Context: one part of a larger RNA
This record gives sequence, C1' cells and structure tokens, in this order.
RNA sequence: GAACGAACGCUGGCAGCGUGGAUUAGGCAUGCAAGUCGAACGAGAAGCCUCGGAUUCAAUCUUUCGAGAGAGAAACUGAGGUGGAAAGUGGCGGAAGGGUGAGUAACGCGUGGGCAACCUGCCCCCUACGUUGGGAAUAACACCGCGAAAGUGGUGCUAAUACCGAAUGUGGAUUUCUAACGCAUGUUAGAUGCUCUAAAGAUGGGGAUUCUUCGGAACCUGUCGCUAGGGGAGGGGCCCGCGUCCUAUCAGCUUGUUGGUAAGGUAAUGGCUUACCAAGGCUAUGACGGGUAGCUGGUCUGAGAGGAUGGUCAGCCACACUGGGACUGAGACACUGCCCAGACUCCUACGGGAGGCUGCAGUCGAGGAUCAUUUGCAAUGCGCGAAAGCGUGACAAUGCGACGCUGCGUGGAGGACGACGGCCCUAGGGUUGUAAACUCCUGUCAGGAGGGAAAAACUAUCUUACUGGUAAUACCUUUAAGAUUUGAUGGUACCUCCAAAGGAAGCCACGGCUAACUCUGUGCCAGCAGCCGCGGUAAUACAGAGGUGGCUAGCGUUGUUC
Repeated sequence: GAACGAACGCUGGCAGCGUGGAUUAGGCAUGCAAGUCGAACGAGAAGCCUCGGAUUCAAUCUUUCGAGAGAGAAACUGAGGUGGAAAGUGGCGGAAGGGUGAGUAACGCGUGGGCAACCUGCCCCCUACGUUGGGAAUAACACCGCGAAAGUGGUGCUAAUACCGAAUGUGGAUUUCUAACGCAUGUUAGAUGCUCUAAAGAUGGGGAUUCUUCGGAACCUGUCGCUAGGGGAGGGGCCCGCGUCCUAUCAGCUUGUUGGUAAGGUAAUGGCUUACCAAGGCUAUGACGGGUAGCUGGUCUGAGAGGAUGGUCAGCCACACUGGGACUGAGACACUGCCCAGACUCCUACGGGAGGCUGCAGUCGAGGAUCAUUUGCAAUGCGCGAAAGCGUGACAAUGCGACGCUGCGUGGAGGACGACGGCCCUAGGGUUGUAAACUCCUGUCAGGAGGGAAAAACUAUCUUACUGGUAAUACCUUUAAGAUUUGAUGGUACCUCCAAAGGAAGCCACGGCUAACUCUGUGCCAGCAGCCGCGGUAAUACAGAGGUGGCUAGCGUUGUUC
C1' cells in the first nucleotide's frame, strides 16, 4: 500500500447492487418447511332441494260459541337427489430441493483413464397378431371389548391399476455347437435342445347389430396406462496413474495381515466374508503413530514466481440428538421413515408413552460480534395430476444493519485594498477570508400533489380455419389467428407540477519518518507513543484554543493475510 463474512470509538442525508451466527455440530417454546392423484378403488359427513310421517303454532273461514276446517310456518324424523369434507385402500413422490462442516490426510477431492466386472424409476425411439382367463382376501365401515393416554384386540361385510395361481412366449434366462473378432479372463453373431419366466386397467367419442337389471355392456375407434425385450439420453457404482498440510522429541508396522484354492455374498470386481494352504505384505522416495484440516473451481496479495485462504456462488464428499442396524424401493442403510441402546426434555391415572430446528423465522446460553416469529406462489424450477389445479420458508420479494462496493447531494455565480467576532502580534498590523452579510440564480435528493392499472406474461379456456389418426363432418391432436383470464412486490419504478437554500458534515492528524504551527495551561506531574522518542518553567511531541493538512458519509483504532 492492498484486502476483509470483520469488531470497537466518534459521526451519519439519499439511492442501486451485493452481503450478514466465523463462537457452543450447545439446548430449544411456537408456527410453517412434502405432498398429490376421484380419469386406480370402495364408502361418503355438513349444507341445499323434493316427497312422506308425527308434534306444536297459525292468517283466514265456518260456528249450535262448546268448537271445527285450515293456506302456511317452526324444530324433529324417514326416503331419494345434489353436494363433496375428513378419513381409508392403491399409485407416484417423501433418496430431490434446503442446512451444516462435526468427522475425514482418504481413490475423500482434483485431473486423466479403465469396466470384456456393473445398475438405472421417470424421459425419448423401436419391436410384439402382447395386454388371455380365473381366484382368495383385506382396510375403510358396523358391532363388541382393553387402555389415563399413545394406541390396540376380536367378530362380520366390501372394492381395486392392492394380492395370488393358471395360459401364451415375440422375446429374455440357460445348455451345446459353429463363425468372426479381440485386450488375458473373453466378446459378438448365428444355429440348437429341454427347462424357467409377463401383464391392469382407466377415460373420451360413435352408430349398424347382439345382450340387458334399461343404468349400461359387448363391438369399432382415439388417448393415457400395463407387460416382455432392444437401443438412447441423463444419472449412479467400482478400479487405476499422478497431485493433495505439519511432526523422526513417532522407526519399525501388520494376522484377514499378503497371496492362492473353494464356497458364500453383491448390480458388479475384490479377504468383501468364511474354510483350508503358503508366509508373506509395507517402510528413510518416511511405513506406523501423533497433531491439524472438508476438497476443488476460485478469492486476496504480488510485476511475476510465489505466499495466504476456501465466507457468499458453482461442482464433489460427509453428517442429521449420540452409537448401531436393517426394511421398503430404480435409487437410502433415508434431516422433518422404522427398530434397538444411551444421554437429555416433556406427559402420566406410575402401568406406560412422546420428542429430535446442522430447514425458514424466532428463543435462551456462550461471545468483541452477525437480521423479520414479514408477503406471495405472480415469475423461475420441482412433486403429483389427462387437465383445471394443488403443494413448495426452494424461489421471488420486502424489511433490518454505513457490513462492503458504486453513484448523487449537503448549493451555484457575483460580492471589500477586506464588516463583526475569534486567534496572533514587533501594537503598525496579520489571519480566519469571497469566507459571511448582501444581490441574482438553480432545483438533484428529501417533502407535498397528480398521473402511472407501464414492463416483468408465459400458460390456460373458448371461437374460427388447417394437419394427422379414424368408418366418421364425433373425439383427440398439429399449426395459425382472434377473444377472455392471471402481479406478492405496489399505487412501487418512472413522468409532470408545487414549494423552498430551505431538511442534509464529520473524523483523524500537524517533532522526524509524513502533507500540515502558533498561543495558553502543565512542569519527568498529568499524560503521549507505530519506531526514534517527548514532558524536570518559554513543550510546533502532553491538555485546550485558533490556524493548517488529509480523507469524506464516512474517519480513525484494533485484529488477520499478502
């Protein structure tokens, strides 16, 4: 000098863009952060409508004055329709997105390769005369229990794209043979034999025929699904070369250890695991041990080489109260899933239960120190859905903090051989100083009024025309045009007008380094100080004042890095 996720002191007008728990991976009240699909399935609450029943009230009419009839109304109840809540079965998603850096010195990361040793839901393309024909349950529900609760048991009923057999086999798996090829194990293609191996429906439209419980179904057709297989894309798994901090006041380490055979296990190689056999393997090119640490793209500095660093953003990894375990699934050994143990907190009828903010806010604690218990799904993206749509503390926004960077302003021009005041003085004057006053202007920002439904907008629905499927002018679909609809921010940005110099300057330094000097006070005291050093009676070095210098909405100090 530059830099910072900074802190502290004094000061503080506005805007834009960034950025903000670095410490206790300490404990957490409260709310929200993962749902969705009725076009897979059964059942269906409230509400509303219609009809019926019984009860009460009752305009009005009749009356022999006792009463009778009674439009209509109220609440109750039964049936049907509409409605669609909450829950349930089932599917997909809860393995993404979000957080943190505790652990890890490791194939963890970076880079370059390998898999002839592998897997892959959703997505795209292709193949098939594919999607045939059956069965048994179970939740919901009803009834009966147990329990303080969390919850749970029994009996009975029912559905499915839930579950289970059977059929078929384009194919796939598997045996043998041949050929070609290769990079060693082998790979690919063809032929062959027996065996094993699939499936689910939903919805839109149609009009001949058939059946019909008159609802519809069969039938034809479109769309979405389902099954088997091949390929792709994207994603993942494993292996290897090289690189990756300090310490020798750590010199020897190792028994599943090193290799082989066989078996098991895995999607897959492998001591990954087990049995047997051999006795190996690593190490001064630093094994083993100890300490520290997430790694990288990058960031800071520097002319560079290098040094330091890894916050925000992006990629990878690891973790989810602590430790262990598996289940489901294409994918997890799973942050807001399950089981076990432990610590802690809470509820309890003492028998037993519940919980996990290193998600967004917020709270306590510790700390020099780090924000709102805000708005919205309008946009971008993700999940589900045919779609409308729903969900989304991702995200988009707003708020707070001079924490940083950038921009703007706090007025401009004129104005005295120079006011007052202050300070200094050789008492003549000098300086503050064109500075002020005063005159003439301007109008950024802040303030007030009005305009501004701007842009951010695509999607979706409807209409018309067109394309394709099709028997079809239904229906679905492609393309084009038109109409309608959707904004949290926000009456915000921006524009116009009004008014008015009015509301907006500080901080540090002034002995040398180092730009900037005098007076007064103090008297080795009080104090200053980055280094040298000042202060003991004229201190340009302490304190105050005037003046000056520097930077400026900041300035200085402290800490850290180069």